[in-house]
RNA sequence: CUCUUAUCCAGAGCGGUGGAGGGACUGGCCCGAUGAAACCCGGCAACCGACUGCAUAGCGGUAAAGGUGCCAAUUCCUGCGGAACUGGUAAAGGUUCUGACAGAUGAGAG
Numbered sequence: 001c002u003c004u005u006a007u008c009c010a011g012a013g014c015g016g017u018g019g020a021g022g023g024a025c026u027g028g029c030c031c032g033a034u035g036a037a038a039c040c041c042g043g044c045a046a047c048c049g050a051c052u053g054c055a056u057a058g059c060g061g062u063a064a065a066g067g068u069g070c071c072a073a074u075u076c077c078u079g080c081g082g083a084a085c086u087g088g089u090a091a092a093g094g095u096u097c098u099g100a101c102a103g104a105u106g107a108g109a110g
Base pairs, nucleotide, nucleotide: 001110002109003108004107005106006105007104008103013041015040016039017038021031022030023029025079027077028076042071043070044069047067048066050062051061052060053059054058075102080099081098082097083096084095085094086093
């Protein structure tokens, strides 16, 4: 980097260092000197792993010392389709739901 698969409306600091940026990308809209990124500490969760039950290719439970992950806003919203409603002569537009795409993270494979 590519492929497979699961998950993505919950949760998480009034700490230290640091100094201007950050929220993937597009368009929005936000966060930030009442201190961004990053690092440390702290925390959350429970994917792998651990222990364990059962009707054992699976489905549960427990802990959280190990490997990751995560800690503004639903993956902040949106980007391509579909449906219902709405809107109007029509077209545009609006609202809700939904499928994909993209992305993120885990696990496995190349």
Molecule: SAM riboswitch aptamer (S box leader)
Organism: Desmospora activa DSM 45169